[in-house]
The RNA shown here (ZMP/ZTP riboswitch aptamer (pfl RNA motif)) has 82 nucleotides and comes from uncultured Parasphingopyxis sp. The coordinates come from a structure-prediction model, not an experiment, and the mean pLDDT is 77. It matches the Rfam family "ZMP/ZTP riboswitch aptamer (pfl RNA motif)". Rfam links the family to the GO terms regulation of purine nucleotide biosynthetic process and one-carbon metabolic process.

RNA sequence: CGCCGUCCGCGCGACUGGCGAUUCGAGAUGGGACACCAUCGGGGAACGCGGACCAAGACAGCCGAUCGCCUGGGCAUCACCU
Numbered sequence: 001c002g003c004c005g006u007c008c009g010c011g012c013g014a015c016u017g018g019c020g021a022u023u024c025g026a027g028a029u030g031g032g033a034c035a036c037c038a039u040c041g042g043g044g045a046a047c048g049c050g051g052a053c054c055a056a057g058a059c060a061g062c063c064g065a066u067c068g069c070c071u072g073g074g075c076a077u078c079a080c081c082u
Base pairs, nucleotide, nucleotide: 005053006052007051008050009049010048011047015043016042017070018069019068020067021066022065027040028039029038030037031036054057061075062074063073
């Protein structure tokens, strides 16, 4: 000094827990014992590629059916180090 958006498609995909309620349903099987492991199913942010659009983009959060009470993580962002 420049960049920073939204939507769609595809690929990849971390994390995907316990109890209660709601619901036709939101898990199933096996092994564990606390809130875990494996497989399947479903959800899925983030990342990558391509495309479309005009108002031309940041300033902080996002993710696992919904709500409540908890537990434990991931991604993104920022700082430092290699």